Description:
The RNA shown here (transfer RNA) has 74 nucleotides and comes from Actinomadura montaniterrae. The organism belongs to Actinomadura, within Bacteria. Rfam family: tRNA. From the family's description: Transfer RNA (tRNA) molecules are approximately 80 nucleotides in length. It is annotated as a transfer RNA. It was read from a public genome assembly. The coordinates come from a structure-prediction model, not an experiment, and the mean pLDDT is 82.

[in-house]
RNA sequence: CGGGACGUAGCGCAGUUUGGCAGCGCACUUGACUGGGGGUCAAGGGGUCGUGGGUUCAAAUCCCGCCGUCCCGA
Numbered sequence: 001c002g003g004g005a006c007g008u009a010g011c012g013c014a015g016u017u018u019g020g021c022a023g024c025g026c027a028c029u030u031g032a033c034u035g036g037g038g039g040u041c042a043a044g045g046g047g048u049c050g051u052g053g054g055u056u057c058a059a060a061u062c063c064c065g066c067c068g069u070c071c072c073g074a
Stems, first nucleotide, its partner, number of pairs: 001073007010026004020057001028044006050066005
């Protein structure tokens, strides 16, 4: 320098195919059960979907630039 994959909650990921309320597990908070720890159950909080633009009635999803991580080639 060229090509490719990935970037979504504290952590691990799904959702992209086919644009239409942003989700799951663990973790966290509160409550109940328990003498306590642990565990079980119930409820709850937490997201500018890497970033800047574009298209669209509507974008995590489509298009373009940029940033980061990884892989391949030179």